[in-house]
Context: one part of a larger RNA
RNA sequence: CAAUCAUUAAGGAACUCGGCAAAUUGACUCGCGUAACUUCGGGAGAAGGUGGGCCAUUCCUGCUUAUUUAUAAAGUUAGGAAGAGGAGGCACAGAAUGGUGCUGUACGACUGUUUAAUUAAAACACAACACACUGCAAAGAUAAAAAUCGAAGUAUAGGGUGUGAUGUCUGCCCGAUGGCGGCUGGUUAACGGAUUUGCUUAGUUGAUUAAGUUAGGCUUUGAAGGAACCCCCGUUCAAUGGCAGCCUUACCUAUGAGGGUUCUAAGGUAGCGAAAUACCUUGGCCGUUAAAUGCGGUCUUGCAUGAAUGAUGUAACGAUACAGCAGCUGUCUCAAUGAUUGGCUCG
Numbered sequence: 001c002a003a004u005c006a007u008u009a010a011g012g013a014a015c016u017c018g019g020c021a022a023a024u025u026g027a028c029u030c031g032c033g034u035a036a037c038u039u040c041g042g043g044a045g046a047a048g049g050u051g052g053g054c055c056a057u058u059c060c061u062g063c064u065u066a067u068u069u070a071u072a073a074a075g076u077u078a079g080g081a082a083g084a085g086g087a088g089g090c091a092c093a094g095a096a097u098g099g100u101g102c103u104g105u106a107c108g109a110c111u112g113u114u115u116a117a118u119u120a121a122a123a124c125a126c127a128a129c130a131c132a133c134u135g136c137a138a139a140g141a142u143a144a145a146a147a148u149c150g151a152a153g154u155a156u157a158g159g160g161u162g163u164g165a166u167g168u169c170u171g172c173c174c175g176a177u178g179g180c181g182g183c184u185g186g187u188u189a190a191c192g193g194a195u196u197u198g199c200u201u202a203g204u205u206g207a208u209u210a211a212g213u214u215a216g217g218c219u220u221u222g223a224a225g226g227a228a229c230c231c232c233c234g235u236u237c238a239a240u241g242g243c244a245g246c247c248u249u250a251c252c253u254a255u256g257a258g259g260g261u262u263c264u265a266a267g268g269u270a271g272c273g274a275a276a277u278a279c280c281u282u283g284g285c286c287g288u289u290a291a292a293u294g295c296g297g298u299c300u301u302g303c304a305u306g307a308a309u310g311a312u313g314u315a316a317c318g319a320u321a322c323a324g325c326a327g328c329u330g331u332c333u334c335a336a337u338g339a340u341u342g343g344c345u346c347g
Base pairs, nucleotide, nucleotide: 001342002341003340004339005338006337007336008335010333011332014331019328028051030049032048037042039165054086055085057082058081059080060079061078063075064074065073088092100326101325102324103323104322105321106320107318108317112124113123128163129162130161131160133158134157140149141148142147167312168311169310171243172242173241176240177239178236179235180234181233182232185231186230191225198218199217200216201215202214203213204212205211244262245261246260247259248258271305272302283299284298285297286296287295288294
């Protein structure tokens, strides 16, 4: 000097990003006591208090001895109870083990799960809710075949997606993208082969040519008709998603119920709101403090809240995050002493 411990005057978070670390509390007992809130179960060990060992006395339960038995008596100590009995110690839960408590807010209902070796959470899951799919050789999965699972199940079932207990609720928009349904019309592939060009084989008419004609071959043109998709018509948002601007107006001023106008598929409803979302911003006001960019409440001018991408409350719960209070303390003012181990110096 470092590590691990122990103690500390006065103060008691002044330390610090932050009470990190340490300290405080502690098991048990009681005719003790216990709030708001609440889903009536909880909250709750809430909080806050009492007691304690040994000896003596009395009582209850139990055991042993003597007596024929019950009872009584004596003894013994095991358990329990009572009382203003007594003595001792620094200390009687005498060591070890063994809750700090309370309040408010946010988030997530809860128990649970997770990044083995930097993240345990507000993330995942969850019961519950909703939607669409699937009639059984089910849908779906294993890349495909076979086979298997689904399931030795059968729509109160199975797989998929979203939200995430419960309470109160879940507004408007189908123009876009998707899904579903429809079928009048349009477009249209394969197919179809009406029509069409030229060459050529063998006959035949013609004069032997040209040009025809009969039966074939090759080649070329490709009409009508013709499914689904798409266009079209309708429906669907707990499907993907979206939810405006300007001007003006009521008897000071202000505000704007109202009016006008443009655009739109429709213009954000109920709620909540400087929020885990608010740039300006340390917003304004109130409380908390001597002092507050914090926290809580309120306001609403929401840069850019908002309803199962869920909205808003909520008892209980949380090694969650933030703020405050009490107690406590070497965290600090400000450091000191001791112990053990290691180092260092000397030998």
Large-subunit ribosomal RNA, domain IV from Heterodermia speciosa, 347 nucleotides, folded computationally. It matches the Rfam family "Bacterial large subunit ribosomal RNA". RNAcentral holds the full RNA, with entries from ENA and SILVA. Its mean pLDDT, the model's own confidence on a scale to 100, is 82.